[in-house]
RNA sequence: GAUCGAUAAAGGCAAACCCACUGAAAAGUGGCGACGCAAAGCUAUAGGGGCUAAUGCGGAAUCAUCCGCAAUGCCAGCCAGUUGCCGAC
Repeated sequence: GAUCGAUAAAGGCAAACCCACUGAAAAGUGGCGACGCAAAGCUAUAGGGGCUAAUGCGGAAUCAUCCGCAAUGCCAGCCAGUUGCCGAC
């Protein structure tokens, strides 16, 4: 240095539920709380994948509304890229 990951040490993050706020939604932020995580750090115009559809287009209905398609909206706790703490066998 690479690989690997302890019943180690020092620390770290925080799923779901619930509450508040923002948002059309997905989701985000804060609180609460730990399911888990060795990158659950960072990156969404490097890529794959996933979610949503305000808006737009098309269709149905023609009052209300419903259906389909499409990110410009999201997800890094899906894969990935990148940086990085510790060190037993």